[in-house]
Molecule: Bacterial RNase P class A
Organism: Streptomyces silvisoli
RNA sequence: CGAGCCGAGCGGGCGGUCGCGUCGGAACCCCUGGUUCCGCCGAGGAACGUCCGGGCUCCACAGGGCAAGGUGGUGGGUAACGCCCACCCGGGGUGACCCGCGGGACAGUGCCACAGAAAACAGACCGCCGGGCGCCGAAAGGCACCCGGUAAGGGUGAAACGGUGGUGUAAGAGACCACCAGCGUCCAGGGUGACCUGGACGGCUAGGUAAACCCCACCUGGAGCAAGGUCAAGAAGGGGCCGUCGCGAGACGGCCCUGCGCGGAUGUUCGAGGGCGGCCCGCCCGAGUCCGCGGGUAGACCGCACGAGGUCAGCGGCAACGCUGACCCUAGAUGGAUGACCGCCACCCGGCGGGCCGCGAGGCCCCCGGGCACAGAACCCGGCGUACAGCUCGGCUCGUCUG
Numbered sequence: 001c002g003a004g005c006c007g008a009g010c011g012g013g014c015g016g017u018c019g020c021g022u023c024g025g026a027a028c029c030c031c032u033g034g035u036u037c038c039g040c041c042g043a044g045g046a047a048c049g050u051c052c053g054g055g056c057u058c059c060a061c062a063g064g065g066c067a068a069g070g071u072g073g074u075g076g077g078u079a080a081c082g083c084c085c086a087c088c089c090g091g092g093g094u095g096a097c098c099c100g101c102g103g104g105a106c107a108g109u110g111c112c113a114c115a116g117a118a119a120a121c122a123g124a125c126c127g128c129c130g131g132g133c134g135c136c137g138a139a140a141g142g143c144a145c146c147c148g149g150u151a152a153g154g155g156u157g158a159a160a161c162g163g164u165g166g167u168g169u170a171a172g173a174g175a176c177c178a179c180c181a182g183c184g185u186c187c188a189g190g191g192u193g194a195c196c197u198g199g200a201c202g203g204c205u206a207g208g209u210a211a212a213c214c215c216c217a218c219c220u221g222g223a224g225c226a227a228g229g230u231c232a233a234g235a236a237g238g239g240g241c242c243g244u245c246g247c248g249a250g251a252c253g254g255c256c257c258u259g260c261g262c263g264g265a266u267g268u269u270c271g272a273g274g275g276c277g278g279c280c281c282g283c284c285c286g287a288g289u290c291c292g293c294g295g296g297u298a299g300a301c302c303g304c305a306c307g308a309g310g311u312c313a314g315c316g317g318c319a320a321c322g323c324u325g326a327c328c329c330u331a332g333a334u335g336g337a338u339g340a341c342c343g344c345c346a347c348c349c350g351g352c353g354g355g356c357c358g359c360g361a362g363g364c365c366c367c368c369g370g371g372c373a374c375a376g377a378a379c380c381c382g383g384c385g386u387a388c389a390g391c392u393c394g395g396c397u398c399g400u401c402u403g
Base pairs, nucleotide, nucleotide: 001399002398003397004396005395006394007393008392009391010390012345013344014343015342016341017340018339020042021041023039024038025037026036027035028034029033044374048385049384051383052382053381054380055379056224057223058222059221063281064280065279066278068220069219070218071217072216073087074086075085076084077083088102089100090099091098092097103215104214108213109212110209111208112207125154126153127150128149129148130147131146132145134143135142136141162180163179164178165177166176167175181205183202184201185200186199187198188197189196190195228302229301230300231299237258238257239256240255241254242253243252244251245250260294261293262292263291264290265289266288273285274284275283276282309328310327311326312325313324314323315322316321347371348370349369350368351367353366354365355364356363357362
């Protein structure tokens, strides 16, 4: 200098004018509030997708069986996780480094497109070999059919039932032998472990797929801030019992239950319906439940901004992370605020504009025009994934040249 790999960070700045929201203060008014003025604060690295995990809230929390969903190398971190760190194994790269949806395919079942003769207790299309028979030919030999052997050779395929060499054979074949690869069992050593290293023995060989069913191990209550709570308002009353009065229909008063009205269906111990995450058994509660039509309210406050919080330092740990100390407080809307314009500067792109420097590629300055992303809180956190104009910094690898 060129080509790369990994990690971390930024996401325009300043000033002016106008405008918006919460909160605090002041003044005024028609005073649960409104208006005006002043002041403080006012989106993000992803606030996003809502894909995982939790906090928080309400409901549930006898038991048994069967199903359902999720996770999947090992060890650790964490509130927890499908996340993160370290390591193991497999794959890729010359390398820095990257990728893995990484339990089990001798428990069983299923599937394997196209091509190909054959795709899983294999398989004879061509070829090779043996036998039978026929035709042609003077002969050597050639052509064709049938039966059988053969997986060494060809061809198809992502994949054809170990590889190389030899023995053997009619031709062949783990049929046999040597070495190698791979599988299983056992032993020794190392490691917390996944696993690694070495040795002995065995039968000669075992295809892939579990994000197909399935098997194994572990985990899993439901719903969600429109959770949930307090207050206010409204339809707008209905039923039962008792007492007094009345011949009676009923009127008045007190207490209790229920909670908008009307209609329909079903049900009250021979029990509807509900709960125990789904189903069955079982258990518990139990007088209402469901549908249609019509009507009322639809406001305020809490939840809700101090939290697994942030920054810095020290210590422990390879790391993720943890412990200790000091300091800091930083949006809270609810038809939903956080914006618009102007000027200057910074950054990027273009110019067949100008000037300067350099042999040159090119660099610097000025001028003109354009651009400046992705996207925006809504109960709050930890992750993952996705989007992103333009940049900055650090570490490392390979190649080339020079010393």